[in-house]
The RNA shown here (c-di-GMP-I riboswitch aptamer) has 93 nucleotides and comes from a soil metagenome. Of the family's consensus pairs, 100% are formed in the model. The sequence is in RNAcentral, with records from MGnify. Its Rfam family is "c-di-GMP-I riboswitch aptamer". Its Rfam clan is "c-di-GMP_I riboswitch clan".
Parts: sequence; C1' cells; structure tokens
RNA sequence: UAAUGGCAAACCCGCCGAAAGACGGGGACGCAAAGCCACGAGGCUACCGCGCGUCGUGUGUGCACCGUGCGCCAGGCCAGUCGGGCCGCCGAA
Repeated sequence: UAAUGGCAAACCCGCCGAAAGACGGGGACGCAAAGCCACGAGGCUACCGCGCGUCGUGUGUGCACCGUGCGCCAGGCCAGUCGGGCCGCCGAA
C1' cells in the first nucleotide's frame, strides 16, 4: 500500500441478577488486538455480614427478635480506563 474480512458504544426489546453487570436479538459510536486473562493501579455495585438510629413484639429488664433508615464491607462486576501476561489474520520490509 492492497484485498478478504472481523468486533460493536449509546439506545430499544427479551432474559438472568439484590445491584453493578452479563447474555440473546436489533442497532453502529468507535476499534489494528474493541481477541483471551481481574495479576497491579483505578472505577462500579452492596445480596449476605457488621455497626449505629428507629417502630413494634417478647422478656428473666440484661437483652433478643422482626420491620425500616443510614454508614462500612468484595467474596460480585468492568478487558470499550490504564499497565502487565497469553495467543493471533492479511500484506510489505
């Protein structure tokens, strides 16, 4: 440089999930690794759990339990945030 091509953001529908988010269909903002891996940094979420407040119930008056609100927490997630690792198509040199 050329050719064959590839993936698919937002958004919409379906579906799984507590959520973040994933998956399938539609759709293209972009992508030369936008192929794969949560190892490092970073980001998102908070079911469970823990702490505090509060309504109620029980009580042996110590407290326990239920509901609810707030806060904390990754063991959940993001590879299309960056770094790193693994693998890889076509062409030229």